[in-house]
This is a predicted structure of a 140-nucleotide RNA (c-di-AMP riboswitch aptamer (ydaO/yuaA leader)) from Firmicutes bacterium UBA3567. The sequence was found by an Rfam model in a public genome assembly. The source organism's lineage runs through Bacteria, Bacillati and Bacillota. Its Rfam family is "c-di-AMP riboswitch aptamer (ydaO/yuaA leader)". Rfam describes the family as follows. This family represents a conserved RNA structure found upstream of the ydaO and yuaA genes in Bacillus subtilis and related genes in other bacteria.
RNA sequence: CAGCUUGUAUCGCUGAAUCUCCUAUAUGGGAGAGCGGGGGAACCAUUUUUCUUGGGGUGAAUCCCACCAUUCAUCGGUGGGUAGGGUUAUGCCGAGACCCGAACCCGUCAGCUAACCUCGUAAGCGUGGAGGUAGUGUUU
Numbered sequence: 001c002a003g004c005u006u007g008u009a010u011c012g013c014u015g016a017a018u019c020u021c022c023u024a025u026a027u028g029g030g031a032g033a034g035c036g037g038g039g040g041a042a043c044c045a046u047u048u049u050u051c052u053u054g055g056g057g058u059g060a061a062u063c064c065c066a067c068c069a070u071u072c073a074u075c076g077g078u079g080g081g082u083a084g085g086g087u088u089a090u091g092c093c094g095a096g097a098c099c100c101g102a103a104c105c106c107g108u109c110a111g112c113u114a115a116c117c118u119c120g121u122a123a124g125c126g127u128g129g130a131g132g133u134a135g136u137g138u139u140u
Base pairs, nucleotide, nucleotide: 011126012125013124014123018033019032020031021030022029023028034121035120036119037118038117039116044111054109055106056105057104058103063081064080065079066078067077068076084100085099086098087097088096090134091133092132093131
């Protein structure tokens, strides 16, 4: 000097998932604000629901192809793409680069939807060489 690993603090990222307060048996239990979701009239929409091909919700996370396995079928695994989504450290534009493209829930039931009712406030991580433009802060 460089690389790898671990811990702490600060900072940052996905996401609605942050902040304040009360109480207490002090890793507990609550309340509020903010943010996010669901149900729910008229009007409008649907003119069809069911007869198992159930239907629906959160989310960017849909759809297609090939192979393997299994089955009546579906579901599953692997690989490749894809609708769509994210990061690149002031905002915006844009270049290049790097990623995600899951998972879960309701339980036969829900179009939209004012009033109203109700729920959540987790979990998991660690990007960066530049360009243009408009600003902000600090110091001298």